[in-house]
Molecule: c-di-AMP riboswitch aptamer (ydaO/yuaA leader)
Organism: Alicyclobacillus sendaiensis NBRC 100866
RNA sequence: UCCAAGACCUUGCCGAAUCGCGCAGAUGCGCGUACGGGGGACUGAGGGCCGCAGGCCUUGGGGUGAAUCGCGCCGUCCGGCGCGAAGGGUCACUCGUUGCCCGAACCCGACAACUAACCUCGGAGGCGUAACGAGAGGAUGG
Numbered sequence: 001u002c003c004a005a006g007a008c009c010u011u012g013c014c015g016a017a018u019c020g021c022g023c024a025g026a027u028g029c030g031c032g033u034a035c036g037g038g039g040g041a042c043u044g045a046g047g048g049c050c051g052c053a054g055g056c057c058u059u060g061g062g063g064u065g066a067a068u069c070g071c072g073c074c075g076u077c078c079g080g081c082g083c084g085a086a087g088g089g090u091c092a093c094u095c096g097u098u099g100c101c102c103g104a105a106c107c108c109g110a111c112a113a114c115u116a117a118c119c120u121c122g123g124a125g126g127c128g129u130a131a132c133g134a135g136a137g138g139a140u141g142g
């Protein structure tokens, strides 16, 4: 001097997922909260299995999410791979262009348009950043 790993502090990113109080010997538990989601205005019929009540299942249908679709190949099916597109993210205020990256996963269980009243649920987890241009704003100096 360079590279890699770990710890601490500061700070930032994706996301609704932050913050406060209390209990507890830490990870834990409880109550709230910024913020976010679902249901919600007659009845009946309407997939499969179980004898009824009712329960189970996932092919129909639906929900959260940017994450859906097309083409080709492999493959008995499930599925896997490649390319592309819809869509999404990107270091510090916003917008634009280019580059780079993502383009998942899970849930409901035959069932739901929207929506007032009303009812109900979540309030996690994972990471480290590219430049150029325009505008806004601020600081310092005069």
Stems, first nucleotide, its partner, number of pairs: 011128004019032005035122005047057004060111001061108004068085007087102004093135006